Model confidence (mean pLDDT): 80 of 100. Predicted 3D model of a 60-nucleotide RNA (transfer RNA) from uncultured Luteolibacter sp. NCBI's taxonomy places the organism under Bacteria, Pseudomonadati, Verrucomicrobiia, Verrucomicrobiales, Luteolibacter. It matches the Rfam family "tRNA". Its family is annotated with triplet codon-amino acid adaptor activity in the Gene Ontology. The RNAcentral record of the sequence draws on MGnify.

RNA sequence: CGUUAGCUCAGUUGGUAGAGCAGAAGACUCUUAAUCUUUUGGUCCUAGGUUCGAGUCCUA
Numbered sequence: 001c002g003u004u005a006g007c008u009c010a011g012u013u014g015g016u017a018g019a020g021c022a023g024a025a026g027a028c029u030c031u032u033a034a035u036c037u038u039u040u041g042g043u044c045c046u047a048g049g050u051u052c053g054a055g056u057c058c059u060a
Stems, first nucleotide, its partner, number of pairs: 006021004015052001023039005046060004
């Protein structure tokens, strides 16, 4: 200094967890690929603490 989705990473002053890629379905195509549309997916490394409320602050 870092630990957040399968991978790479955002997440502002503590106030509904996000993007790209990937996966699935569909459109298009003789077929595949590419492209387009929709969509799935999270115990935020673990355990405690503070707080009405923690990804965010504190401790290990």